[in-house]
Transfer RNA from Coelastrella saipanensis, 73 nucleotides, folded computationally. It matches the Rfam family "tRNA". From the family's description: Transfer RNA (tRNA) molecules are approximately 80 nucleotides in length. Its mean pLDDT, the model's own confidence on a scale to 100, is 81. NCBI's taxonomy places the organism under Eukaryota, Viridiplantae, core chlorophytes, Sphaeropleales, Coelastrella.

């Protein structure tokens, strides 16, 4: 250098047939609950890598590009 694939809350992950509030668990905040911890219940907080482009509408399609992984050379 070519080519394939991965990028989503602090962390693991779901969805990517284009229009759902973008869900879940752990972790953290708060309350109930108990003598009091812990465990249980309920609420919150938190995210689509970066820029374009096509689109009425883009996490979802397309290009560059940054990263990481695998392969060829």
């Nucleotide at each position: 250098g070519g080519g394939c694939u991965c990028g989503u809350c602090g962390u693991c992950u779901a969805g990517c047939g284009g229009a759902u509030u973008a869900g879940g668990a752990c972790u953290g905040g708060a309350g109930c609950c108990u003598u009091c911890u812990a465990a249980g219940c309920u609420c919150c907080c938190a995210a689509c890598g970066u820029a374009g482009g096509u689109u009425c509408g883009a996490u979802u399609c397309c290009u560059a590009c940054c990263g990481g992984g695998c392969u060829c050379a």